[in-house]
Model confidence (mean pLDDT): 81 of 100. Predicted 3D model of a 74-nucleotide RNA (transfer RNA) from a Desulfovibrionaceae bacterium. Its Rfam family is "tRNA". It is annotated as a transfer RNA. The sequence was found in a public genome assembly. Lineage of the source: Bacteria > Pseudomonadati > Thermodesulfobacteriota > Desulfovibrionia > Desulfovibrionaceae.
RNA sequence: GCGUCUGUAGCUCAGUUGGAUAGAGCAACAGGCUACGAACCUGUAGGUCGUGUGUUCAAAUCAUGCCAGACGCG
Numbered sequence: 001g002c003g004u005c006u007g008u009a010g011c012u013c014a015g016u017u018g019g020a021u022a023g024a025g026c027a028a029c030a031g032g033c034u035a036c037g038a039a040c041c042u043g044u045a046g047g048u049c050g051u052g053u054g055u056u057c058a059a060a061u062c063a064u065g066c067c068a069g070a071c072g073c074g
Stems, first nucleotide, its partner, number of pairs: 001073007010026004019057001028044005050066005
């Protein structure tokens, strides 16, 4: 340098025939339980869906530039 793939909450990920409030587990915080903790139960907060542009009535989802990472090739 070229090719393929990945980028969604603090972490691991789901969601892609474009449409309904963007979700789960863990973690965090609050409460319950307990003599106190752990475990368990309930609840709460947390996301410009890497970033810009475009297509569309509508984009996490399609197209494209850029950025970061993984693998392969030279």